c-di-GMP-I-GGC riboswitch aptamer from uncultured Steroidobacter sp., 90 nucleotides, folded computationally. The coordinates come from a structure-prediction model, not an experiment, and the mean pLDDT is 88. Of the family's consensus pairs, 95% are formed in the model. It was read from a public genome assembly, where an Rfam model found it.

RNA sequence: ACUGCUCAGGGCAAACCCGUCGAAAGGCGGGGACGCAAAGCUUCCGGUCUAAGGGUCGCUCCGGCGACCACGAUAGCGGGGCUGCCAGGA
Numbered sequence: 001a002c003u004g005c006u007c008a009g010g011g012c013a014a015a016c017c018c019g020u021c022g023a024a025a026g027g028c029g030g031g032g033a034c035g036c037a038a039a040g041c042u043u044c045c046g047g048u049c050u051a052a053g054g055g056u057c058g059c060u061c062c063g064g065c066g067a068c069c070a071c072g073a074u075a076g077c078g079g080g081g082c083u084g085c086c087a088g089g090a
Stems, first nucleotide, its partner, number of pairs: 002088003011036002016031006034076001040082003044079003047074003053071001054069006
């Protein structure tokens, strides 16, 4: 390199609840543990979610209305990249 059956120190924290930010998806803080050997970091690729603002298109009684699209979100959806504890291990 690789592996996670075993040891040590331990680490993170789903749902849900509270607060807070956001249009939303969702984020952050506290509580809480379903799980996780990278559930550490990174949107490069694909997926999924959202559509207020912005863009495109359509309709319109010209007031607006609708559809579509990430510049949004997700790293605990998968892949890639970078880094890393312990043990095993040539």
Overview:
Its Rfam family is "c-di-GMP-I-GGC riboswitch aptamer". Its Rfam clan is "c-di-GMP_I riboswitch clan".